[in-house]
Large-subunit ribosomal RNA, domain IV from Hadarchaeum sp. (SeqCode), 316 nucleotides, folded computationally. Model confidence (mean pLDDT): 87 of 100. RNAcentral holds the full RNA, with entries from ENA.
Context: one part of a larger RNA
RNA sequence: UCCGGCUAAGGGAAUUCGGCAAAUUAGCCCCGUAACUUCGGGAUAAGUGGUGCCUGCUUCGCGAGAAGCAGGUCGCAGUGACGAGGGGGCUCUGACUGUCUAAUAACAACAUAGGUGGUUGCAGACCCGAAAGGGCCAGUACAACCACUGAAUCCUGCCCAGUGCGGGUACCUGAAGACCCGGUACAACGGGAAGAAGGGCCCGUCAACGGCGGGGGUAACUAUGACCCUCUUAAGGUAGCGUAGUACCUUGCCGCUUAAUUGGCGGCUUGCAUGAAUGGAUCAACGAGAGCCCCACUGUCCCUAGCCGGAACCCG
Numbered sequence: 001u002c003c004g005g006c007u008a009a010g011g012g013a014a015u016u017c018g019g020c021a022a023a024u025u026a027g028c029c030c031c032g033u034a035a036c037u038u039c040g041g042g043a044u045a046a047g048u049g050g051u052g053c054c055u056g057c058u059u060c061g062c063g064a065g066a067a068g069c070a071g072g073u074c075g076c077a078g079u080g081a082c083g084a085g086g087g088g089g090c091u092c093u094g095a096c097u098g099u100c101u102a103a104u105a106a107c108a109a110c111a112u113a114g115g116u117g118g119u120u121g122c123a124g125a126c127c128c129g130a131a132a133g134g135g136c137c138a139g140u141a142c143a144a145c146c147a148c149u150g151a152a153u154c155c156u157g158c159c160c161a162g163u164g165c166g167g168g169u170a171c172c173u174g175a176a177g178a179c180c181c182g183g184u185a186c187a188a189c190g191g192g193a194a195g196a197a198g199g200g201c202c203c204g205u206c207a208a209c210g211g212c213g214g215g216g217g218u219a220a221c222u223a224u225g226a227c228c229c230u231c232u233u234a235a236g237g238u239a240g241c242g243u244a245g246u247a248c249c250u251u252g253c254c255g256c257u258u259a260a261u262u263g264g265c266g267g268c269u270u271g272c273a274u275g276a277a278u279g280g281a282u283c284a285a286c287g288a289g290a291g292c293c294c295c296a297c298u299g300u301c302c303c304u305a306g307c308c309g310g311a312a313c314c315c316g
Base pairs, nucleotide, nucleotide: 001311002310003309004308005307006306007305008304010302011301014300019297027051028050029049031047036041038151052073053072054071055070056069057068058067059066060065074078086295087294088293089292090291091290092289093287094286098110099109114149115148116147117146118145119144120143126135127134128133153281154280155279157212158211159210162209163208164205165204166203167202168201171200172199173198179192180191181190182189213231214230215229216228217227240274241271252268253267254266255265256264257263
């Protein structure tokens, strides 16, 4: 110096990115338990009391034994060692149990029931294979396959102009070959007619890919603008939520929390650049998830000290 451990008066997070680490709590019995809630939970919530040994007795039991009452008694301490939850509140996020980067990531990522759309009547759709053949499946639409979303609850607005997909199509376009005419001793070649898919054209489709405006004026204080004008689009962002895990300005403004807060929470909200299954909002329960606060507790610290066990360096 390092590793493991024990103990510290007073203070008690002042330490630190952060209570990291440590400490506290702890079993069992009795009592008692809030908000909220999907009525199951939340709950070991929280928070009190008890716990040894001896004697006597009661109840239950076939018994082993269990539960209880009274009296006595020892210690600092009776779940006396070992073992053995610290607790509470607010918010974000993912519903949950589950899965993952074998050897730096366990998460808010993946999955999941649930929701929705699409394809398919089976000699099928989809997938593997050059084929034979095989999977799905010894299944058959209450099924299988593909895709997005991701419990429940309340909801899911407008746009089909572009891209995609599906359908239609009198007409236009549309290759080679075959056909007709020309051409060539034969050909090559030239022209024509006909014409598949596809395209044009028309229709549909956004829980398909995606998208969802600008300027000016206006109310009898001011401010604001229900209202009006105008340019313009396929349509101009609805309900919600909102300084957000999204907000540049930004430490926005107000309130609460502190002696002091770029933090946290609650509001407001003109949103640089929120927004509805690329799901929006909300949400009990759950989480080795993220942020903040309070109580308890402590060698994290004020501020260090002593001791025990081990390892290496060093000296002989």